[in-house]
Model confidence (mean pLDDT): 89 of 100. This is a predicted structure of a 347-nucleotide part of an RNA (small-subunit ribosomal RNA, central domain) from a Candidatus Omnitrophota bacterium. The full RNA is in RNAcentral, with records from SILVA.

Context: one part of a larger RNA
RNA sequence: UUGGGUGUAAAGGGCAGGUAGGCGGCUAUGCAAGUUGGGGGUGAAAUCCUGUGGCUCAACCACAGAACUGCCUUCAAAACUGCAUGGCUUGAGGCUAGAAGAGGAGAGCGGAAUUCCCGGUGUAAGAGUGAAAUCUGUAGAUAUCGGGAGGAACACCAGUGGCGAAAGCGGCUCUCUAGUCUAGCCCUGACGCUAAGCUGCGAAAGCUAGGGGAGCAAACAGGAUUAGAUACCCUGGUAGUCCUAGCCGUAAACGUUGAGCACUAGGUGUUGGGGGGUAACCCUCAGCGCCGUAAGAUAACUCGUUAAGUGCUCCACCUGAGGACUACGGCCGCAAGGUUAAAACUC
Numbered sequence: 001u002u003g004g005g006u007g008u009a010a011a012g013g014g015c016a017g018g019u020a021g022g023c024g025g026c027u028a029u030g031c032a033a034g035u036u037g038g039g040g041g042u043g044a045a046a047u048c049c050u051g052u053g054g055c056u057c058a059a060c061c062a063c064a065g066a067a068c069u070g071c072c073u074u075c076a077a078a079a080c081u082g083c084a085u086g087g088c089u090u091g092a093g094g095c096u097a098g099a100a101g102a103g104g105a106g107a108g109c110g111g112a113a114u115u116c117c118c119g120g121u122g123u124a125a126g127a128g129u130g131a132a133a134u135c136u137g138u139a140g141a142u143a144u145c146g147g148g149a150g151g152a153a154c155a156c157c158a159g160u161g162g163c164g165a166a167a168g169c170g171g172c173u174c175u176c177u178a179g180u181c182u183a184g185c186c187c188u189g190a191c192g193c194u195a196a197g198c199u200g201c202g203a204a205a206g207c208u209a210g211g212g213g214a215g216c217a218a219a220c221a222g223g224a225u226u227a228g229a230u231a232c233c234c235u236g237g238u239a240g241u242c243c244u245a246g247c248c249g250u251a252a253a254c255g256u257u258g259a260g261c262a263c264u265a266g267g268u269g270u271u272g273g274g275g276g277g278u279a280a281c282c283c284u285c286a287g288c289g290c291c292g293u294a295a296g297a298u299a300a301c302u303c304g305u306u307a308a309g310u311g312c313u314c315c316a317c318c319u320g321a322g323g324a325c326u327a328c329g330g331c332c333g334c335a336a337g338g339u340u341a342a343a344a345c346u347c
Base pairs, nucleotide, nucleotide: 003319004318005317006316007301008300012315014201015200016199017198021194022193023192025088026087027086028085029084030083031082033081034080035077036076037075038074039073040072041071042070049065050064051063052062053061054060091191092188093187094186095184096183097182098181099180103177104176105175106174107173108172109171110154115149116148117147118146119145120144121143125136126135162169163168206247207246208245209244210243211242215241216240220236221235222234223233258314259313260312261311262310263309266291267290268289269288270287271286272285273284274283275282276281296303297302320347321346322345329340330339331338332337
């Protein structure tokens, strides 16, 4: 390489948009590039193969045949692919009427709680732990009442619930804004799928500048524990956590399961629609779960209409372990580092 694979053995890109490329619904006609058949030309010799012969055999050699799976040309066919023209509506998109939602951005508002400040009451403790101590308190703490400041997060509702491509999203209101679902079957008429490169988004931590700073809390300090204790526990506490602008681009970014389409028993719960029925309930579409020896798959576990089943299309990735999510080089970054990614050597 061929092949075989990618939930857990190595292997699905973090997610999306989309370029090139690859692939592509039904139907009519034409063309004949691919395709198929026939003819012609060529496909040097040697080699290989088959047969016969020559060296005593063999290797070797000679002769004859076949073959050289290819290329060119010509005639024909028109099913399939392609190309051209025309048509269709089921794929796709639109329209109309409804529906649900923590989808996104900005602004405003609210209550509970923690902390701090001021004042009142009040007196000796409080806090903390396995037990303590560091710590706070007679300069009046803790507790309690009233007032104020500020920051962050939104109890109950809350759900195997909802929304989003993923990351993720949860107090209330307003403004702007994106997507989805259902019904009608009105319009366009294949406008589609996937997607290398590319572009954008991308938790937390981290970085730059300016704000902010209640609580929490790396680092750090102290108290304990211990043989030691650079920890676990306690008292403090700075970056940070929050906001604005910009960077970083990684995660067990996980369903460890790429995207799309079609097909293949069911049962049960739930969310949002629609239809039928007086009702019980039944049917149907889209989602989210559970169960399942229907079938099937799997090494097993398990998966099983939300497939890991049966097929097709396109992309990504794997190929013994270590060395190595490394070195060197390139690109990106302020840096931290990221990305791409070997070899020697060892087993």